[in-house]
Context: one part of a larger RNA
RNA sequence: UGUUGUUGGUUUGAGGGAAAGCUUCGCUGAGUACGAGAGGAACGGCGAGGCGUCGCCACUGGUGUACCAGUUGUCCGACAGGGCACUGCUGGGUAGCUACGCGGUAGACGAUAAACCCUGAACGCAUCUAAGGGUGAAGCGUCCCCUGAAAAGAAACCAACAUUUCCGAUCUGCUGGGAGAUAAACCAGUGUCACGGAACAAGCGUGCCGGUAGAAGACCGGUUUGAUAGGCGCGGGAUGUACGCACGGAGCUACGGCGACGUGUUCAGUCCACGCGUACUAAGCACG
Numbered sequence: 001u002g003u004u005g006u007u008g009g010u011u012u013g014a015g016g017g018a019a020a021g022c023u024u025c026g027c028u029g030a031g032u033a034c035g036a037g038a039g040g041a042a043c044g045g046c047g048a049g050g051c052g053u054c055g056c057c058a059c060u061g062g063u064g065u066a067c068c069a070g071u072u073g074u075c076c077g078a079c080a081g082g083g084c085a086c087u088g089c090u091g092g093g094u095a096g097c098u099a100c101g102c103g104g105u106a107g108a109c110g111a112u113a114a115a116c117c118c119u120g121a122a123c124g125c126a127u128c129u130a131a132g133g134g135u136g137a138a139g140c141g142u143c144c145c146c147u148g149a150a151a152a153g154a155a156a157c158c159a160a161c162a163u164u165u166c167c168g169a170u171c172u173g174c175u176g177g178g179a180g181a182u183a184a185a186c187c188a189g190u191g192u193c194a195c196g197g198a199a200c201a202a203g204c205g206u207g208c209c210g211g212u213a214g215a216a217g218a219c220c221g222g223u224u225u226g227a228u229a230g231g232c233g234c235g236g237g238a239u240g241u242a243c244g245c246a247c248g249g250a251g252c253u254a255c256g257g258c259g260a261c262g263u264g265u266u267c268a269g270u271c272c273a274c275g276c277g278u279a280c281u282a283a284g285c286a287c288g
Stems, first nucleotide, its partner, number of pairs: 005161007015147003021051008034039001052105005060099004067092005072085005107143004115135004164199005171191001173190005204288003207223005228282003231278005236272004244265005251258002
């Protein structure tokens, strides 16, 4: 885009996919069946682990070039605050993403293969087969799981909105006229289900603010009747107690002072990808 108006919701399920997985050990079954004994199962049930696979981030850990702190050299005259040096180095670390962490990973039905068997003739017996019937696999099909109305026979149900105007053509009419009894034909006006076209409408898209999404498209949310993003406030969290000031202070002193550091102010200061609130800012207007 189409699905012959549109939107929202709920389904169907043609078709496609699929790891519904594999395996070990322990207990029970059971010292049972079996076997002279020696020895020694299985069906079934319970539990634990390994590999694989799907998902998740509450916990544990990793990362965390957002962030906080410490510190070296140097530069910005000093302080404060910073730049550069692999993120300078070091110690921590939220969200997110992750494994080393956590959770799931069962079964049923049907038709069969090899094989086994029933009935049973050809061939008075026998024979699983010739007619007929049964059992039988991690394999096949179905249910279950994922996806799936673009399945062109383009599905169904429910709800809401829209279903308008004009033109053309068609059709059957009606009214009037020349026009006179009727009818036909002609002219003018008018009506008309379905049909074709045009303009709208419901609505959709673009644009704009964004992210449960994302290579681009797409998808999802919001667009003032608004909490969509930013800002701000509060909460929660990270770091670990800021600057300034006051006091103390090993010592040094050209006796005026200087002074690492410590304590108080201060669970401070700084910061946040999270939550809640708040229209302050931007989603205005508009276009197809």
Background
This is a predicted structure of a 288-nucleotide part of an RNA (large-subunit ribosomal RNA, domain VI) from Candidatus Iainarchaeum sp. Model confidence (mean pLDDT): 80 of 100. The source organism's lineage runs through Archaea, Nanobdellati, Candidatus Iainarchaeia, Candidatus Iainarchaeaceae and Candidatus Iainarchaeum. Its Rfam family is "Archaeal large subunit ribosomal RNA".